[in-house]
The RNA shown here (Glycine riboswitch aptamer) has 98 nucleotides and comes from an uncultured Alphaproteobacteria bacterium. It matches the Rfam family "Glycine riboswitch aptamer". Rfam describes the family as follows. This family represents the bacterial glycine riboswitch. The sequence was found by an Rfam model in a public genome assembly. The prediction has a mean pLDDT of 79.

RNA sequence: ACGAUACCAGUGGGAGAGACCGGCCCCGUUCACGCGGGGUCGGCGCCGAAGGAGCAACCGCCCCGGAAACUCUCAGGCUAACGGACCGCUGGUUGAGG
Numbered sequence: 001a002c003g004a005u006a007c008c009a010g011u012g013g014g015a016g017a018g019a020c021c022g023g024c025c026c027c028g029u030u031c032a033c034g035c036g037g038g039g040u041c042g043g044c045g046c047c048g049a050a051g052g053a054g055c056a057a058c059c060g061c062c063c064c065g066g067a068a069a070c071u072c073u074c075a076g077g078c079u080a081a082c083g084g085a086c087c088g089c090u091g092g093u094u095g096a097g098g
């Protein structure tokens, strides 16, 4: 020279499960009844791919430690949007190795 790894920014992709039921409040509409929308509280049902926890194949000589998209569902979520593990590309920082 090249450059693993990690991180940051931009960008493309990115699943699942209730447009459920009830109370209250607000807004719009209506002469009114009613209808529509939003917020909040409760109930039942459900999902796993923010985060969190558990098991352990494996890594690790031992100790110690690390460790899944599996399991749980605390948190989160159940039209779209938002979010979203993770993957690709571009640029930047780092710099194991060489």
Stems, first nucleotide, its partner, number of pairs: 002097001006093008018044001020043010045078003051074001052072003058066002